[in-house]
RNA sequence: CCAGAUAAAUGCCAAACCCAUCGAAAGGUGGGGACGGAAAGCUACGGGUCUUAAAGAGAUAGCCGGGCUGCCUGA
Numbered sequence: 001c002c003a004g005a006u007a008a009a010u011g012c013c014a015a016a017c018c019c020a021u022c023g024a025a026a027g028g029u030g031g032g033g034a035c036g037g038a039a040a041g042c043u044a045c046g047g048g049u050c051u052u053a054a055a056g057a058g059a060u061a062g063c064c065g066g067g068c069u070g071c072c073u074g075a
Base pairs, nucleotide, nucleotide: 012037013036017032018031019030020029021028022027035062041068042067043066045065046064047063048060049059050058051057
């Protein structure tokens, strides 16, 4: 430098649910909380799913795939 199994270490994120708040809704944000995660970091590009008061609308990255980026160790 590249790749990358997971034995270890420092740590990291945070489901359901509760409270507050935004939204028409799905759902989002903050606090509490831990089901889980090795990219459960970012990205709506493709597929899927969900919402819709109308639509050239919205949501989901912790549904699958793609792209970008990152920590530790050294079989």
Annotation: Predicted 3D model of a 75-nucleotide RNA (c-di-GMP-I riboswitch aptamer) from a Syntrophobacterales bacterium. The sequence was found by an Rfam model in a public genome assembly. The model forms 94% of the base pairs in the Rfam consensus.